[in-house]
């Protein structure tokens, strides 16, 4: 810079620096010189990974009439602090880059997946 998969209508602040645009894009709509947005520093938030302990279920082995009950072993639902990225306006702001369904009926509504965007893991 691409591939897969999984999320994406919850959740989350202050300083300081900087200075004009910002919300991926486009078209709307919003934020913003009372300083956004972007960089530090504490703080927090809590998606995904990571993981102390560890649940049901299998297996074997002893006890017992038996439902059991012990121990080994395999399993890993769940997962506190901590720790790796990330995130701390508005549903990823809304719609679209495609389709299909239903309702209207003269161009609009309403749904649903697909694609796109972002984020984290894996493989390469």
């Nucleotide at each position: 810079a691409g591939u897969u998969u999984a999320u994406a209508a919850a959740g989350a602040a202050g300083a300081g620096g900087u200075u004009a645009g910002a919300g991926a894009c486009a078209g709307g709509c919003u934020c913003u010189g009372a300083g956004a947005u972007c960089c530090u520093c504490u703080g927090g938030c809590a998606a995904c990974c990571a993981a102390c302990u560890u649940a049901a279920a299998g297996u074997c082995a002893g006890c017992a009439a038996a439902u059991g009950c012990u121990g080994a072993u395999u399993g890993g639902a769940a997962a506190a602090c901590c720790g790796g990225u990330g995130c701390c306006a508005a549903u990823u702001c809304c719609u679209g880059a495609u389709u299909c369904c239903g309702a209207a009926u003269u161009u609009u509504c309403g749904g649903a997946a697909a694609a796109a965007u972002a984020u984290a893991a894996a493989a390469a």
Source information: This is a predicted structure of a 124-nucleotide RNA (SAM riboswitch aptamer (S box leader)) from a Flavobacteriales bacterium. It was read from a public genome assembly, where an Rfam model found it. The source organism's lineage runs through Bacteria, Pseudomonadati, Bacteroidota, Flavobacteriia and Flavobacteriales.